[in-house]
RNA sequence: GCCUGGGUAGCUCAGUGGUAGAGCUUUGGUCUGAAGAACCAAGAGUCGUCAGUUCGAUUCUGACCCCAGGCACAA
Numbered sequence: 001g002c003c004u005g006g007g008u009a010g011c012u013c014a015g016u017g018g019u020a021g022a023g024c025u026u027u028g029g030u031c032u033g034a035a036g037a038a039c040c041a042a043g044a045g046u047c048g049u050c051a052g053u054u055c056g057a058u059u060c061u062g063a064c065c066c067c068a069g070g071c072a073c074a075a
C1' cells in the first nucleotide's frame, strides 16, 4: 500500500430506513439478625468523525480515524 471484518450504555452484544434495546455490572428499595440469592426500580448513548441520498439515516453511499486478521513490497 491492497483486501476482509468490526467501532452502539461502565463491560459483552442485538438492532439493517420511521423518536435505540437485552444480559452483566453499579446504585436504591423489599426480604434477612446480618449477608447472599430472588424480586422491584433507577442511572448511563451527539450509535467513531465529516459529508451525501432521503420527508426521515444507527441502518444506504463516499472520504477519513481507530481496532483485529490476511496479502504484497522493502530492509
Stems, first nucleotide, its partner, number of pairs: 001071007010024004018055001026042005048064005

Source information
This is a predicted structure of a 75-nucleotide RNA (transfer RNA) from Candidatus Wildermuthbacteria bacterium RIFCSPHIGHO2_01_FULL_48_27b. The organism belongs to Candidatus Wildermuthiibacteriota, within Bacteria. RNAcentral records the identical sequence in 2 taxa. Its Rfam family is "tRNA". It is annotated as a transfer RNA. The sequence is in RNAcentral, with records from ENA. The coordinates come from a structure-prediction model, not an experiment, and the mean pLDDT is 80.